[in-house]
């Protein structure tokens, strides 16, 4: 030297997953903002609903279409990134997974949960461009 990998802090990204207060003092457990689902009148909507071999719904962007001859390749409706933000081009990139358990349209009041997990960078010189805006 170079490369690859813990471990501590920063810093950014995706996700609702983030703050803060008590306890208990490895782990954890409880409050409480703040974001985030679900259930749930009236009117509206649906009576086209279940079951007879077949259900129905949720949460997520993740839905569907060819082909392949087997979980693989091409797209796709949608999504996210792109470094003070915001739009647009440009470029990259996801397009899964689970849950409920015969049962749920919207929904004020009311009432139940969540608040995980998964990445990237770190001395590079401001991270592709064009506008606008903020800041200095």
């Nucleotide at each position: 030297c170079g490369g690859g990998g813990a471990c501590c802090g920063c810093c950014g990204c995706c996700u609702a997953a983030u703050c803060g207060c008590c306890g208990c003092u490895c782990c954890c457990g409880g409050c409480g903002a703040g974001c985030c689902g679900g259930g749930g009148a009236a009117c509206c909507a649906c009576a086209u609903u279940u079951c007879c071999u077949c259900g129905g719904g949720g949460u997520g962007a993740a839905u569907c279409c060819g082909c392949g001859c087997c979980c693989g390749c091409g797209g796709u409706a949608g999504g996210g990134a792109u470094u003070u933000c915001c739009u647009u081009c440009g470029u990259c990139c996801c397009g899964a997974a689970c849950c409920c358990g015969u049962c749920a349209g919207c929904u004020a009041a009311c009432u139940c949960g969540g608040u995980c997990g998964g990445c990237g960078g770190c001395c590079g010189a401001c991270g592709g461009a064009a506008g606008g805006a903020a800041u200095a």

c-di-AMP riboswitch aptamer (ydaO/yuaA leader) from Actinoplanes sp. DH11, 136 nucleotides, folded computationally.